The prediction has a mean pLDDT of 88. A computed fold for an 86-nucleotide RNA from Domibacillus robiginosus, annotated as c-di-GMP-I-GGC riboswitch aptamer. It matches the Rfam family "c-di-GMP-I-GGC riboswitch aptamer". Rfam links the family to the GO term cyclic-di-GMP binding. It was read from a public genome assembly, where an Rfam model found it.
RNA sequence: UACGAUACUAGCAAACUUAUCGAAAGGUAAGGACGCAAAGCUACGGGUCUAACGCAUGUAAAGCUAUGAUCGCCGGGUUGCCGAAA
Numbered sequence: 001u002a003c004g005a006u007a008c009u010a011g012c013a014a015a016c017u018u019a020u021c022g023a024a025a026g027g028u029a030a031g032g033a034c035g036c037a038a039a040g041c042u043a044c045g046g047g048u049c050u051a052a053c054g055c056a057u058g059u060a061a062a063g064c065u066a067u068g069a070u071c072g073c074c075g076g077g078u079u080g081c082c083g084a085a086a
Stems, first nucleotide, its partner, number of pairs: 003083002011036002016031006034072001040078003044075003047070003054064002
């Protein structure tokens, strides 16, 4: 550098529940563990979700749109613990 054990040390925490913030997607905190060797950080590329505002409409509904969200969807960037085999 690369790789990732039925090892070691230290971590994270899905679903669900409660509280809270938000128009929503979703976030945060506590409980809880399905999993994770980057499930640390970063919305940079793609994907996905939402549609308040805006567009459009008939001052409606349906519809369109990210500037919103997701890094535990994939890829990139960046930092980092341990050390069997190869």